[in-house]
RNA sequence: AAUGGGGAUAGAGGUGCGAAAACCAUUAGUACACAAUUGGAGGAAAAUGAGGUCCAGUGAUAAUUGUGGAAAGGGGAAUUUGCCGAAGCCUGUAAGAAUCUCAUGUACUUAAGGCUGGGUCUGUAUUGAAUAAAUGCAGGACUGUCAUAUAGGAGACUAUAUGGGGGGCUAUCGUAAAA
Repeated sequence: AAUGGGGAUAGAGGUGCGAAAACCAUUAGUACACAAUUGGAGGAAAAUGAGGUCCAGUGAUAAUUGUGGAAAGGGGAAUUUGCCGAAGCCUGUAAGAAUCUCAUGUACUUAAGGCUGGGUCUGUAUUGAAUAAAUGCAGGACUGUCAUAUAGGAGACUAUAUGGGGGGCUAUCGUAAAA
């Protein structure tokens, strides 16, 4: 002098990923309320057990008829908005908070760890009111990126094939140690 690890900044993939209020359909003529009738002892609050409180022969749970009649979650097309491990899933490890109280436990939130480049189609399982949709697993073609090989090209690069992964890839900045 050159190379240039760790690092920093900015980007790309595209039916790209998520969030939000309003609207729409479904949930559903369901839950629930009132009235009448039947009936005759229990009922309430994800689940189980125990306890307590409240209601109940002045009629509980339940059923039938009539009148009225939802909501949450999930979904749809557009809008707004945050972004490119965007995000999703798993383990159930730690903490929190929820339930009438406690215990078990359940779903939820945050953290830690692990897996997945992306969307799509098919099959299957789970969740779900659902044939919607989501997620997991398996497979198919497609697509993005990098490497290698072959061919073309002055070159940049293009095409095909094979393989890898997002802690990756591209661009720029920047710089250590050793030899």
Molecule: Lysine riboswitch aptamer
Organism: Virgibacillus oceani